Small-subunit ribosomal RNA from an uncultured bacterium, 1500 nucleotides, folded computationally. The sequence is in RNAcentral, with records from ENA and SILVA.
RNA sequence: GAGAGUUUGAUCCUGGCUCAGGACGAACGCUGGCGGCGUGCUUAAGACAUGCAAGUCGAGCGAGGGGAGCAAUCCCCUAGCGGCGGACGGGUGAGUAACACGUGGAUAACCUACCUGACAGCCUGGGACAACACCCCGAAAGGGGUGCUAAUACCGGAUAUGCUCACGGCCUCGCAUGGGGCUGAGAGGAAAGGCUGAGGUCACUGUCAGAUGGAUCCGCGGCCCAUUAGCUAGUUGGCGGGGUAAAGGCCCACCAAGGCGACGAUGGGUAGCCGGCCUGAGAGGGCGAUCGGCCACACUGGAACUGAGACACGGUCCAGACUCCUACGGGAGGCAGCAGUCGGGAAUUUUGGGCAAUGGGGGAAACCCUGACCCAGCAACGCCGCGUGAGUGAAGAAGGCCUUCGGGUUGUAAAGCUCUGUUGCCCGGGAAGAAUGGGCAGGUUUGUAGCCUGCCGUGACGGUACCGGGUGAGGAAGCCCCGGCUAACUACGUGCCAGCAGCCGCGGUAAUACGUAGGGGGCGAGCGUUGUCCGGAGUUAUUGGGCGUAAAGGGCGCGUAGGCGGCCUGGUAAGUCUGAGGUGAAACGCCGCAGCUCAACUGCGGACUGGCCUUGGAAACUGCUGGGCUUGAGGUGGCCAGAGGAGUGCGGAAUUCCCGGUGUAGCGGUGAAAUGCGUAGAGAUCGGGAGGAACACCAGUGGCGAAGGCGGCACUCUGGGGCCAAUCUGACGCUGAGGCGCGAAAGCUAGGGGAGCAAACGGGAUUAGAUACCCCGGUAGUCCUAGCUGUAAACGAUGGGUACUAGGUGUGGGAGGUAUCGACCCCUUCCGUGCCGCAGCUAACGCAAUAAGUACCCCGCCUGGGGAGUACGGCCGCAAGGUUGAAACUCAAAGGAAUUGACGGGGGCCCGCACAAGCGGUGGAGCAUGUGGUUUAAUUCGACGCAACGCGAAGAACCUUACCAGGGCUUGACAUCCCUUGUAAGACGUAGAGAUACGUUCCCCUAUGGAGCAAUCUAUAGGCAAGGAGACAGGUGGUGCAUGGUUGUCGUCAGCUCGUGUCGUGAGAUGUUGGGUUAAGUCCCGCAACGAGCGCAACCCUUGUGGUGUGUUGUCAGCAGUUCGGCUGGGCACUCACACCAGACUGCCGUGGACAACACGGAGGAAGGUGGGGAUGACGUCAAAUCAUCAUGCCCCUUAUGUCCUGGGCCACACACGUGUUACAAUGGCCGGUACAGAGGGCUGCUAACCCGCAAGGGGGAGCCAAUCCCAAAAAGCCGGUCCCAGUUCGGAUCGUGGGCUGAAACUCGCCCGCGUGAAGUCGGAAUCGCUAGUAAUCGCGAAUCAGCACGUCGCGGUGAAUACGUUCCCGGGCCUUGUACACACCGCCCGUCACACCACGAGAGCUGGCAACACCCGAAGCCGGUGAGCUAACCGCAAGGAGGCAGCCGUCGAAGGUGGGGUUGGUGAUUGGGGUGAAGUCGUAACAAGGUAGCCGUA
Repeated sequence: GAGAGUUUGAUCCUGGCUCAGGACGAACGCUGGCGGCGUGCUUAAGACAUGCAAGUCGAGCGAGGGGAGCAAUCCCCUAGCGGCGGACGGGUGAGUAACACGUGGAUAACCUACCUGACAGCCUGGGACAACACCCCGAAAGGGGUGCUAAUACCGGAUAUGCUCACGGCCUCGCAUGGGGCUGAGAGGAAAGGCUGAGGUCACUGUCAGAUGGAUCCGCGGCCCAUUAGCUAGUUGGCGGGGUAAAGGCCCACCAAGGCGACGAUGGGUAGCCGGCCUGAGAGGGCGAUCGGCCACACUGGAACUGAGACACGGUCCAGACUCCUACGGGAGGCAGCAGUCGGGAAUUUUGGGCAAUGGGGGAAACCCUGACCCAGCAACGCCGCGUGAGUGAAGAAGGCCUUCGGGUUGUAAAGCUCUGUUGCCCGGGAAGAAUGGGCAGGUUUGUAGCCUGCCGUGACGGUACCGGGUGAGGAAGCCCCGGCUAACUACGUGCCAGCAGCCGCGGUAAUACGUAGGGGGCGAGCGUUGUCCGGAGUUAUUGGGCGUAAAGGGCGCGUAGGCGGCCUGGUAAGUCUGAGGUGAAACGCCGCAGCUCAACUGCGGACUGGCCUUGGAAACUGCUGGGCUUGAGGUGGCCAGAGGAGUGCGGAAUUCCCGGUGUAGCGGUGAAAUGCGUAGAGAUCGGGAGGAACACCAGUGGCGAAGGCGGCACUCUGGGGCCAAUCUGACGCUGAGGCGCGAAAGCUAGGGGAGCAAACGGGAUUAGAUACCCCGGUAGUCCUAGCUGUAAACGAUGGGUACUAGGUGUGGGAGGUAUCGACCCCUUCCGUGCCGCAGCUAACGCAAUAAGUACCCCGCCUGGGGAGUACGGCCGCAAGGUUGAAACUCAAAGGAAUUGACGGGGGCCCGCACAAGCGGUGGAGCAUGUGGUUUAAUUCGACGCAACGCGAAGAACCUUACCAGGGCUUGACAUCCCUUGUAAGACGUAGAGAUACGUUCCCCUAUGGAGCAAUCUAUAGGCAAGGAGACAGGUGGUGCAUGGUUGUCGUCAGCUCGUGUCGUGAGAUGUUGGGUUAAGUCCCGCAACGAGCGCAACCCUUGUGGUGUGUUGUCAGCAGUUCGGCUGGGCACUCACACCAGACUGCCGUGGACAACACGGAGGAAGGUGGGGAUGACGUCAAAUCAUCAUGCCCCUUAUGUCCUGGGCCACACACGUGUUACAAUGGCCGGUACAGAGGGCUGCUAACCCGCAAGGGGGAGCCAAUCCCAAAAAGCCGGUCCCAGUUCGGAUCGUGGGCUGAAACUCGCCCGCGUGAAGUCGGAAUCGCUAGUAAUCGCGAAUCAGCACGUCGCGGUGAAUACGUUCCCGGGCCUUGUACACACCGCCCGUCACACCACGAGAGCUGGCAACACCCGAAGCCGGUGAGCUAACCGCAAGGAGGCAGCCGUCGAAGGUGGGGUUGGUGAUUGGGGUGAAGUCGUAACAAGGUAGCCGUA
């Protein structure tokens, strides 16, 4: 020391991406009241106008000028000479990867102006040069000549304690070179004065010491790239010299040949370093603004001068670029000082005040100077503080928003009432920061020195902070967010549009995700966004990760450096531990205290500070060193196994080819074929021969080898290993970056060889195609020799070594024990090789003494996927290529293991009229009906694989009706409310197609109250109806993908789940799997499961048997009557009807089975193993169907998308399909006769008898509200007859005609009847449907709907079969199992080319920049050296000159510049290459299931 989102259907893991935090010299957007304290060009080290930023001293000097004064004189100013200071302070970060910085040391190798202390001095001379004057040159800047002059300027001489130099002696110290002290004699070398109150004071000279500041050297430490691996000539060292303050190759001459580097030299890129700052639990990571230390730089480059100090920001010289001035000759300049300007940029301030304070320079001082500094201004840039009010206030006001219309919310919020007065504004008061210095006075004192005290005086900020008074809630709130992460939700708008987005993702008509509003959340003078850094990220892992399958073990060995290393013992003290000392600046941070009202801020104190250095000590461990040991390792002796390697030779079987014999028509090949071979004799068979390659059986998770790999037999050479003994050596060991070697196949070079096989290639098939899979051929190659290549899924996907940690079992090799004739068994042990398994480990799978366990040592490797093992560069290769190995760009994943499903042209088991076996159909014909299509004004709408299509339709002529045309209505055809009325409605008439309009007639009902004699009138309430106004009605308009309800389907399939327990990190598993069994998850047994629920079964209905009850309308055995009809009496036995009950349960027997479940057989029984049939449909699936049954959210229409009416349409018709019907005939048609049902229906109904009609039907009207009457005849059947195989006496379509019925109405468009007509059709291609028994087939009957209309539908009974060996196959389903890259679940997933668009990158004839270096040329300034005939004040001089110096010239070095060839790094480039990305393009189907040829790796 906190995590979260995101890969999946779900899970665990790996792993990346993203978020929440903090920070900032920030910027941008919106907004903005006050104060304090800070901070403010991160870019162009770009260019700079203007002003200011370093002067001062007259008490160093001469001169000039001004002022005061009568004057002496005093005061002031100025250029110059001179002194000190301009090397500090201030700025910037370009350069620099370096002793630049940090830290610690060293200097015995050094310097230090001013300051302090000590000692000693300050003597005596001299000559100049500025200023100034005159002349000259120049536009200017400036310069030259002549002449005068002072000094604290310059020079000579003296003096020398000390100092310096060379020589000598003595003492002492040090790690070395060497240092320090004393001393002898010698040489060299100083000075300046000013002021004065005459006391002094400030200067000056020499030396020593201190302090301060600096210089140099060294150890250690801190960036990236190895696709930078070799670098180096003053280079490395030496001797000598030069130079410096000083060591040094710093420089030079000579000599030697060294020096650096994988512990990363050299090169390239980047960068000022640090204290610290930010972050972080820390370790660490990032940064190096402000403040502080150091360094570097000052337009660019070079150079020196002066000086104590510079190679000098506001100095000099030279070169260059730039700007400015110019009279064109020549000059001037350097803001990275403070302000400021332009430019650049996302972006960074005033051309302010003051020296009052602090500090600095000069001065004796006053004082002067000071853009250092102190202040103010601008900027929310940051931090901190304050305010924008407080209390009360419910009718919970109005308004807004939402609403289920009740209300909720904004919200005590507002208003109102009562207060306060921060801040603002006004008025008044008003600091601290100030004490020095100076003047005066006093004290101390030898003193007018110094010091102390008092008085006078000094403030930019600033009338500021602060204090008091007044005023008045008055002037002061925004920004972001509200899908999850993440705190905060509704409405409307929009409709994959507009847009949002940090990640996941939102938006395609109900969006909490867009926009707006209301509301809410967060923060608040700010809030968001962007950028950057750290964190989270244990996601580079030292703390603190990994590598069998997720990314990751090198293909294998030998071995160098390096790392690591057995037992005992002595020494040492480098590591290590410990004590002490030094250092670790201040600031910062932490703690404490204190000052501003608090805080920020600031002051004081304390603790801490990685580390480094010095020193004392300890000796266990590591290291080093000495001695010893034997167990690690190696050697020796003996024994042993083996496809270990290399070479040579030999062998047999087989294939092929050649020769010969026999022999004849095929062989071969395949899924089936064909190509091919064969009558010129194949194949087959026999004999002989040739040649190459490979070695059957033995043969084994057997053996050997480091890996690759190794297989007939023998011989030769040779490597390694095991066991036994314990004889020798004595740690000799392990690993191993580089390096070296080995290294399958393919491939390459050269030469051989070539039987079989076989890339390429040819042919035949297959196919839509088939550059494949299959077949026939066939060349490289495969084989050998020599050489190369150096890769593989080179795998145990598991590096090597050592030790330790339960067992069991097999096998190969060896040794021993026991026993024995014999190692035949058995036991022990070592080495190898397998399997199982505990602990432990693991994400899981799994591993488990052959570890993936527990530890140690060493090496290799990994850090999201794609791009990519690609590009560029290097190295290797003959080539192919190998090795090393990126980036841009792009994605929010890519992955591992396991889980549940689903799927498989995977497997096993098992069901189903699933196939098979059978019977009858469909598909062909005519017709009916539905659908598609077409047509139409409309042909209303829906249903679309199974599971739409005789479906919604169980009845479209009008109606229905939703469609079309036309004619009408607009509060409406229908509902509620309000007002008015009782005109309405009905009936009749007229007009009209009708709706409708007009007219006539008719003038409502009930209750209660009042008035009236009463009729009646009136009021109120209710009902009914009309008229009127508006709220509203209405919609078969849309959305079945917003819904309820209902339904279909898998499927009457046997499944689907739960509780508790158990197992698993988890998804989940177990149960439910297994062995049997069943129609069944039915039951039994077993079992970490035990139970339970929904399903199954049963319960329900019906049918089959019997019983009981009840008998009318049913029935009639016996009795009686009879019109012969159960008609009547009678009866309820029977049939039957309706109720109730019984019965069937594998209950009984036998056999099998496990003694179970159960199965088979049997008995009994009407019925036997769910007896037949029905009803009954689990969890769920299909966004299945239905908004047009109904209901319903939302949207839409409102003189119409509503409503009324007439007519039309839904009935169309070249076609196509589905479902039916009638047939094609003789098991039949027709005619006549005759028999037997069940279940239904019937009052605007069924309708009998009887009559008419050929018939449909008409008349008629009995009976029946129905076990009574009617529909009603059942038909097939049976009996008899006829037809005689024919488009027919089959078939009946179509058409003509005449009728009937229903209905306002049969034209479009009904049904039926008669007569006539008599089509297609002679049993139906591919294909396909139903059915397993009272079933199929066949026959008729009824019903619903309905005025009428059925070949449809739903029911009913009659007659009544065939077949099932069986489960290989097709379809569907269940269970178990397996694979999976599928999960929208195979109608899945997914690959590559091509085409299009965009993006980044590579190559590219070249073109064009930058950078660093090299060679040569040129060579400024300047230092140094040489020369110095020219010039020359001080000194010497015998006055001639000399010494010394300078100019000039020459030389070395030398910046810029020039030339040249290379290096390196950018930009650009016609064209070109691959790559990436992009809802619906093209071609195929490679991969995932045996992916339909298993896949994959290397290679051609």

Rfam family: Bacterial small subunit ribosomal RNA. Its mean pLDDT, the model's own confidence on a scale to 100, is 86.